[in-house]
RNA sequence: AGAGUUUGAUCAUGGCUCAGAAUCAACGCUGGCGGCGUGCCUAACACAUGCAAGUCGAGCGAGAAAAGGGGAGCAAUCCUCUGAGUAAAGCGGCGCACGGGUGAGUAACACGUGGGUAAUCUGCCCUGAAGUGGGGAAUAACACCGGGAAACCGGUGCUAAUACCGCAUAUGAUCACGGUGUCUGCGGACACAGGGAUGAAAGGAGCAAUUCGCUUCAGGAGGAGCCCGCGGCUGAUUAGCUAGUUGGUGAGGUAAUGGCUCACCAAGGCUACGAUCAGUAUCCGGUCUGAGAGGACGGUCGGACACACUGGAACUGAGACACGGUCCAGACUCCUACGGGAGGCAGCAGUGGGGAAUAUUGGACAAUGGGCGCAAGCCUGAUCCAGCAAUGCCGCGUGAGUGAUGAAGGCCUUAGGGUUGUAAAGCUCUUUCGCCCGCGACGAUGAUGACGGUAGCGGGAGAAGAAGCCCCGGCUAACUUCAUGCCAGCAGCCGCGGUAAUACGAAGGGGGCGAGCGUUGUUCGGAUUUACUGGGCGUAAAGGGCGCGUAGGCGGCCUUCCAAGUCAGGCGUGAAAGCCCCGGGCUCAACCUGGGAGGUGCGCUUGGGACUGGCGGGCUGGAGUUCGGGAGAGGAGCGUGGAAUUCCCAGUGUAGAGGUGAAAUUCGUAGAUAUUGGGAAGAACACCGGUGGCGAAGGCGGCGCUCUGGACCGAGACUGACGCUGAGGCGCGAAGGCGUGGGGAGCAAACAGGAUUAGAUACCCUGGUAGUCCACGCGGUAAACGAUGUGUGCUAGACGUUGGGGAGCCUAGCUCUUCGGUGUCGCAGCUAACGCUUUAAGCACACCGCCUGGGGAGUACGGCCGCAAGGUUAAAACUCAAAGGAAUUGACGGGGGCCCGCACAAGCGGUGGAGCAUGUGGUUUAAUUCGACGCAACGCGAAGAACCUUACCAGCCCUUGACAUGCCCGGUCUGGGUGGGAGAGAUCUCACCCGUCAGUUCGGCUGGCCGGGACACAGGUGCUGCAUGGCUGUCGUCAGCUCGUGUCGUGAGAUGUUGGGUUAAGUCCCGCAACGAGCGCAACCCUUGUCCUGUGUUGCCAUCAUUUAGUUGGGCACUCGCAGGAGACCGCCAGCGAUAAGCUGGAGGAAAGUGGGGAUGAUGUCAAGUCAUCAUGGCCUUUAUGUCCAGGGCUACACACGUGCUACAAUGGCCGGUACAAAGCGCUGCAAACCCGCAAGGGGGAGCUAAUCGCAAAAAACCGGUCUCAGUUCGGAUCGCAGGCUGCAACUCGCCUGCGUGAAGCUGGAAUCGCUAGUAAUGCCGUAUCAGAACGAUGGCGUGAAUACGUUCCCGGGCCUUGUACACACCGCCCGUCACAUCACGAAAGUGGAUUGUACUAGAAGUCUCCCUUAAAGGGCCCAAGGUAUGAUUCAUGAUUGGGGUGAAGUCGUAACAAGGUAACCGUA
Repeated sequence: AGAGUUUGAUCAUGGCUCAGAAUCAACGCUGGCGGCGUGCCUAACACAUGCAAGUCGAGCGAGAAAAGGGGAGCAAUCCUCUGAGUAAAGCGGCGCACGGGUGAGUAACACGUGGGUAAUCUGCCCUGAAGUGGGGAAUAACACCGGGAAACCGGUGCUAAUACCGCAUAUGAUCACGGUGUCUGCGGACACAGGGAUGAAAGGAGCAAUUCGCUUCAGGAGGAGCCCGCGGCUGAUUAGCUAGUUGGUGAGGUAAUGGCUCACCAAGGCUACGAUCAGUAUCCGGUCUGAGAGGACGGUCGGACACACUGGAACUGAGACACGGUCCAGACUCCUACGGGAGGCAGCAGUGGGGAAUAUUGGACAAUGGGCGCAAGCCUGAUCCAGCAAUGCCGCGUGAGUGAUGAAGGCCUUAGGGUUGUAAAGCUCUUUCGCCCGCGACGAUGAUGACGGUAGCGGGAGAAGAAGCCCCGGCUAACUUCAUGCCAGCAGCCGCGGUAAUACGAAGGGGGCGAGCGUUGUUCGGAUUUACUGGGCGUAAAGGGCGCGUAGGCGGCCUUCCAAGUCAGGCGUGAAAGCCCCGGGCUCAACCUGGGAGGUGCGCUUGGGACUGGCGGGCUGGAGUUCGGGAGAGGAGCGUGGAAUUCCCAGUGUAGAGGUGAAAUUCGUAGAUAUUGGGAAGAACACCGGUGGCGAAGGCGGCGCUCUGGACCGAGACUGACGCUGAGGCGCGAAGGCGUGGGGAGCAAACAGGAUUAGAUACCCUGGUAGUCCACGCGGUAAACGAUGUGUGCUAGACGUUGGGGAGCCUAGCUCUUCGGUGUCGCAGCUAACGCUUUAAGCACACCGCCUGGGGAGUACGGCCGCAAGGUUAAAACUCAAAGGAAUUGACGGGGGCCCGCACAAGCGGUGGAGCAUGUGGUUUAAUUCGACGCAACGCGAAGAACCUUACCAGCCCUUGACAUGCCCGGUCUGGGUGGGAGAGAUCUCACCCGUCAGUUCGGCUGGCCGGGACACAGGUGCUGCAUGGCUGUCGUCAGCUCGUGUCGUGAGAUGUUGGGUUAAGUCCCGCAACGAGCGCAACCCUUGUCCUGUGUUGCCAUCAUUUAGUUGGGCACUCGCAGGAGACCGCCAGCGAUAAGCUGGAGGAAAGUGGGGAUGAUGUCAAGUCAUCAUGGCCUUUAUGUCCAGGGCUACACACGUGCUACAAUGGCCGGUACAAAGCGCUGCAAACCCGCAAGGGGGAGCUAAUCGCAAAAAACCGGUCUCAGUUCGGAUCGCAGGCUGCAACUCGCCUGCGUGAAGCUGGAAUCGCUAGUAAUGCCGUAUCAGAACGAUGGCGUGAAUACGUUCCCGGGCCUUGUACACACCGCCCGUCACAUCACGAAAGUGGAUUGUACUAGAAGUCUCCCUUAAAGGGCCCAAGGUAUGAUUCAUGAUUGGGGUGAAGUCGUAACAAGGUAACCGUA
């Protein structure tokens, strides 16, 4: 000192959370010792038992008993001495008002601090002065009698005093009188002298000296009372309170002032600087925290206060309204003979109860202190000690050294190792603490030690008795494995867990602290998150809708005086303890102790006089007045004008009009609309008109008149701070709304109808009432906005515009300048950014208002206002970890601009209808194996399922296995062939034949191979493509995607890559805070099109020869093949363009603007596809999910879809004839000729390892013929028969042929696909796979079109821009009702409690100046509890009800975010 958390990312705002310290703590786990502290925070709940306040015989009277001794007596018993003038009780004195406890009450002079008392008291103590003479009358104890259960009480009688009462004396004292002096707050006080009145005493001890007392007075010390200034809680949803109330006079009362009390008089007193009321609370020194300022707290210790079962009251006394006193009332408990009595732990222990929770019914008066006493002494649960509790702080220990085979075990592992870890063991040592034995303090000045045989000291044994708790995803220090599988659980916040969890649980390892460690609660901190130090308000929460103005706050220039604020010095105080500093004492520390400092405060005093303030004096700059001007939708009233709309009347005129996206409702043949003329009515004022004007805001618009407010300009004069702001208050205040009365043309909530729609209580249309208008009154709100309070001063400019003034000039005017207003841009500055910028959101000052996370909620309750609607003021429970601002990058839009693509359009041909083929879904099945699912699955994996393939099904077998490696044993091979038996076969079994590995050290030695065995293991097309690699699809052959450096920005990011052109292209050019570069584009590659060169066999044949035939000789010109070159580059010309890039046209050329085609696929997207090509992590399986076998299935079939083939015919079918290819393939092969068969095919086998031979016939085309529009000579499905081929085998389930059969189908609904040129369409040929089996796939050649105006629209894409509440990115986000569950709150007929006011009643004890009374008693005044009545506040509860919050998957719609599909929002009905 900060950190986490809103976002895809960013900055700022803002809340939540964490790390720290602390604690009278509690809980969980654990626990060795000592020292010093601390220990009912709850029930001021109730208390058994014991103890906590007595003492004095030197104040007084009286005075035992037990026990013992002696004596008398038979004994019972009696007498006497001691016990003893003792115990107990009493009178009397002092104490009991201290000490100890508690914090209920109290918001108060209770406390703190500083003062006052001239308004006071004070026992014991100290100092001083003066006295202490002489008498008297009682009473308790006691005795006797009596009452009562008891507590206790009554009567009679005796007695003493330091008890009580007169008398004498009176230094002081008190009172009244008049006098002098001093002080004073002017009230008085004090001192002195005078005479008068009143008022004292007690004795005890001692032989004595003497001493302890007593009385009066004065002073002191300490204590107490009363009064005052200032200070310290919350609520205004508590705004008014007060009759002894405020004051006066007089009296009473008190120690004393005072309405403290009373009588009379007056009508005051308090309050927005918060009275009263309500809630809460003892206050302080201090304690905790904090950098501080502050905040929170007030336990232990110390000071003060209050209380003592609850309430009231007084008595005694120096002191009490009295904790362990009295009286009364009440509640409770106990005793009782029922008549009546007793009691008060908030003293120390202790008990019950309450509670998360807090100790012993201990020892001692040894010390300190207190009471009494002359003293000895007695008493002391104050105190000192001990006990219990890790409750806190502090200290110590649980061992030290050495020790690598880096042991074993554990855990992990890539299987090598790593780690636990010098850790252990082992070896060598030590003995603190604890244990045992012995000695043994200080505390004690002379005596006395509870603690305590304690602290300490000495000795002994022995590593011996002594370690846990929490954490390890980030914050935050510390990581792996297993198990679990959105389960169980964790969690302070963010968040983990749905099969590879460093986050749950366990283990290993690690980190932290350590006799403790964590958790929970609480406080401060961090939080500058209430901001005094130290915050804000345009858009994040926050400027009042606007003005006038009261209190208050603040206030110009010069000056005299004052000294309240302020500043400085001095003095007093600010208790002790504590904190801090310097020392000292316990071995250290905690702790204790001495001294010092500090204590920001208050009071007194001295001084200063700047500033603020105050009393005065002056000034003119702020403010205002007056005069002269002009501008203006400023306001109010009264008039008045034209255009338009509607209606009415009349004319002309005829079938429609109106309305919409399209329609309809509606109007119109009873004459509309249109048009002409006339009339009526109401409302609003076109053009001018303008980021023009005026007004405080709301707002104000034809014209005229009257009344009226304000601002501005100019120039003097005048007043002399008269100013600014403004809590309350008062006024104004759009629209809508309300009341009363008018008015009502148009428009138009509600309402009606018509449309739209799935619906349409809407948007659109036709109507239409309140209302809109006027007058008067109410209401008081708006996104009342510049989302920007008012005022003043200061701080670069530029350009408009408006109102006035001035100056100049070349004067319809222009330029310059000045004051006021209103705009745009912009420097500095500010701002989170956007932006603001002399009209500030800059720099400052003054004052007001307002904010403090989102939701709940501007809601509830209460108050105030209102006729109502409602307004205003304004919470809480509960709930969330966000909500919100600005900007950024994307994505998206039923936003915009530019551009492209067979995207549309223009065309050609298809699909969708039929039959068949094929794939898929579905269904079926024992199985119909699996995968692929919009484009981008569906003639796809599969370039070919009869067996095999094959993964599926039922069944039969095998278990180290069909396959790999290692080990052991045996064999010598392996292998091939034939036959027999069982079986579906795998397999089992028998026999025979052929054949008999290599090396060799010649050893059954080694290798190979075969067989057997056990174990490691094999195997798996089992799962996870959402754990992966690789490969692939797709956007898309779209033109994009990035980087370095620089620059800009707080930053995310931007720039570059945008812009102007251009291109197929981020292609190129130009410009530019960018300059360059990379991956893409293009090019380089292949092929095709032209030419050249080289080479000619198997190719070719022009010339020569030859032949049936390029067959042969020959030749290599041509074709062709191969190889290598050339060629095309906007290169040339013209135009356009910017002189560029490039575009258009032309020449030339085989080819012209990338010539055609192919290969080539950027960064990335889709958790796209594939674990079944392969590879691979993890999981699962192991006599099976592996392997082998035969059979079946993948070929099923009511259906649905995709992709194709064949057709529906005459541009055709059939028959016959005649032409022209390319590219391929062929030895397990292609196969010619020839022969057979109608044909498939068979026979045959020449030739060919192929430019040589073969497949091989190209077909459409062309020529000729026929058919003549029909289910046909179209079409060929289906079925029958007969064949052929392949193959071990065509039943399920192949292909082909011939003959026969001859289905649907006559051009295909909605919809939809391909194609822009050698393309579509159409015809045939080949190949891969393959034994066989293409209508599929993939290549080849032939024939060979049509159309493109164009980019509005559909789809996809690129760039720029805009909006956004989206970022899983529009298949997004998101709102409200309803339904369900749950939570808190409000209302509610009421009900129950608590507190309290008022009135009346009541009246115990007690007091008394009063009254009756001789006294006592009683009565009266006052008064507690209680009672009655009626209010107020508050809490709880309440059938039912209201909205609100929350909750994985509910219902209905689609309101908002994009122009969100009717722009949204605010107020109102």